Bacterial RNase P class A from Nocardioides cavernaquae, 382 nucleotides, folded computationally. It matches the Rfam family "Bacterial RNase P class A". The family's RNA type in Rfam is ribozyme. A source record names the gene rnpB.

[in-house]
RNA sequence: GGGGCUGGCCGGGCGACCGCGUUCGUGUCCUUCGGGAUGCGGCCGAGGAAGGUCCGGGCUCCACAGAGCAGGGUGGUCGCCAACAGCGACCCGGGGCAACCCGCGGGACAGUGCCACAGAGAACAGACCGCCUUCCGGGCAACCGGGAGGUAAGGGUGAAACGGUGGUGCAAGAGACCACCAGUACGCCGGGUGACCGGCGUAGCUAGGUAAACCCCACCCGGAGCAAGAUCGAACAGCACGUGCCUGAGGGCUGCUCGCCCGAGCGUGCGGGUAGAUCGCUUGAGGCGGCCGGCAACGGUCGUCCUAGAUGGAUGGUCGCCAGCCGGUCGGUCGUGAGGCCGACCGGGGAACAAAACCCGGCCUAUGAGCCAGCCCCUCCG
Numbered sequence: 001g002g003g004g005c006u007g008g009c010c011g012g013g014c015g016a017c018c019g020c021g022u023u024c025g026u027g028u029c030c031u032u033c034g035g036g037a038u039g040c041g042g043c044c045g046a047g048g049a050a051g052g053u054c055c056g057g058g059c060u061c062c063a064c065a066g067a068g069c070a071g072g073g074u075g076g077u078c079g080c081c082a083a084c085a086g087c088g089a090c091c092c093g094g095g096g097c098a099a100c101c102c103g104c105g106g107g108a109c110a111g112u113g114c115c116a117c118a119g120a121g122a123a124c125a126g127a128c129c130g131c132c133u134u135c136c137g138g139g140c141a142a143c144c145g146g147g148a149g150g151u152a153a154g155g156g157u158g159a160a161a162c163g164g165u166g167g168u169g170c171a172a173g174a175g176a177c178c179a180c181c182a183g184u185a186c187g188c189c190g191g192g193u194g195a196c197c198g199g200c201g202u203a204g205c206u207a208g209g210u211a212a213a214c215c216c217c218a219c220c221c222g223g224a225g226c227a228a229g230a231u232c233g234a235a236c237a238g239c240a241c242g243u244g245c246c247u248g249a250g251g252g253c254u255g256c257u258c259g260c261c262c263g264a265g266c267g268u269g270c271g272g273g274u275a276g277a278u279c280g281c282u283u284g285a286g287g288c289g290g291c292c293g294g295c296a297a298c299g300g301u302c303g304u305c306c307u308a309g310a311u312g313g314a315u316g317g318u319c320g321c322c323a324g325c326c327g328g329u330c331g332g333u334c335g336u337g338a339g340g341c342c343g344a345c346c347g348g349g350g351a352a353c354a355a356a357a358c359c360c361g362g363c364c365u366a367u368g369a370g371c372c373a374g375c376c377c378c379u380c381c382g
Stems, first nucleotide, its partner, number of pairs: 001378009010368001012322007020045002023042008047353001051364002054362005059225004071221005076090005091105001092103004106216002111214002113210003128155002130151009163181006182206001184203008229279004238270006250262004286305008325348010
């Protein structure tokens, strides 16, 4: 210098004009006096994923003696967490030269099922070719053709063909037998909390895959969701009942009584706990920093900060300038060198994905002009 691996950061800044939401102050107008509309000013106003809604929890309501069945989920070990299908460390297996990455990682001697195509045969397997013995026929012979039988060493098919190498043995062969190796099961010893690892011995000679097939084992699991739920609660039509229509219900003036005026409706219930309003609503398993414990996830403690709450749903638009970034030129500086660092000027280019809706913890997915750190490999220079 180039390539790679891992972890982390940012998700622009300033100004002008126009515009939006919550809330506070203030002015004007309207009002059935509850409030509504509007102007001005101030504070605050999305995200790393606010997203998908795939898990888990808080919260709310409903259900609930206890146990079991059904159904669903999880699945190496030890930890962390409120909980999880999440996270950390480790184990085993696989990939990479390496940094590092990936695993849907319980059980295939409880039972059942399945294993495409090819192939003779796909699970207590299998004679297609080959090899060997024998019989018959042909041939002078080598040998050829056919029948019966033996054989899993060799060929061939396949993702997979029932251990590997060498020898003994045999008609030819075969764990049939032997040595070594691999692997499995069991026992003992040692290490580890554990998954598991290492060593020694024995055994029978060898065991296919598939559980995201049924199934078995262990553990976990009530349902619905903020349109949860709580409080307040109309108007109009229509209907029912009561009461009144000059023997005057009710209303206006009013603090009350009297009085004066208007006067055919008025009251209650249903409609409907409907429409609507308010609460829930944002301070929380919260963020940041220091110290302590821990390899880490995380926990403890101290300090500090408060930052959206809409409900047809605000957080935007236009213009100008700029930083970071890229390319080039020049200068300075460091180095033996490959080269590094800094500054000035010119030009380029100047943001993607997408946007809260009860709140948190995760996972997954989308994404840009970019930046930083550690580690690995290659190359160049001395």

Model confidence (mean pLDDT): 80 of 100.
RNAcentral holds the sequence, with entries from ENA and Rfam.